[in-house]
Model confidence (mean pLDDT): 84 of 100.
A computed fold for a 72-nucleotide RNA from a Bacteroidales bacterium, annotated as transfer RNA.
Its Rfam family is "tRNA". Rfam classes the family as a transfer RNA.
RNAcentral records the identical sequence in 2 taxa.
């Protein structure tokens, strides 16, 4: 330097062009003498960055940043 997968809440992953979700963990509530389990409800997110395309982009091009392989 090529070449292939990946970046999406604290963590761990979903999300094939139309309100960004799951578990998990964090906060409050309830249960309970207590705590854990449960059970209700929150909060929390510039979807790696900048452009483009389109009414509309996490999603589709194209550049760059970064983790991982993979080749020599």
């Nucleotide at each position: 330097a090529g070449c292939g997968c990946g970046g999406u809440a604290g963590a761990g992953c979903a999300g094939u062009g139309g309100u960004a979700g799951c578990u998990c963990g964090u906060c409050a509530g309830g249960c309970u003498c207590a705590u854990a389990a449960c059970c209700u409800g929150a909060a929390g997110g510039u979807c790696g960055c900048a452009g483009g395309u389109u009414c509309g982009a996490a999603u589709c091009c194209u550049g760059c940043c970064u983790g991982c392989g993979c080749c020599a």